[in-house]
RNA sequence: ACUCGAAAAGGCAAAACCGCCGAAAGGCGGUGACGCAAAGCCGCGGAUCUAAAGCCUAAGGGCCAGGACAGCCGGGUUGCCGAAG
Numbered sequence: 001a002c003u004c005g006a007a008a009a010g011g012c013a014a015a016a017c018c019g020c021c022g023a024a025a026g027g028c029g030g031u032g033a034c035g036c037a038a039a040g041c042c043g044c045g046g047a048u049c050u051a052a053a054g055c056c057u058a059a060g061g062g063c064c065a066g067g068a069c070a071g072c073c074g075g076g077u078u079g080c081c082g083a084a085g
Base pairs, nucleotide, nucleotide: 002085003084004082005081011036012035016031017030018029019028020027021026034071040077041076042075044074045073046072048068049067050066054063055062056061
């Protein structure tokens, strides 16, 4: 240095509930811990979710610009500890 994830220290925080924001998906804060070795950061590719605007439709509804998601999978980037190889 790489692989890897034993130990210890420290870190993050799912669901649910409460408050605020958003048309929604969802986000932020609090309580809370299911889990996590990148569950740090980046929407670059795919998946998934949403669809205020726009288009189509007689209507129900459909399509979609856009948006969300990093705790779905890849990719990029930074990084703590050190048993073992």
This is a predicted structure of an 85-nucleotide RNA (c-di-GMP-I-GGC riboswitch aptamer) from a Synergistaceae bacterium. NCBI's taxonomy places the organism under Bacteria, Thermotogati, Synergistota, Synergistales, Synergistaceae. Model confidence (mean pLDDT): 89 of 100.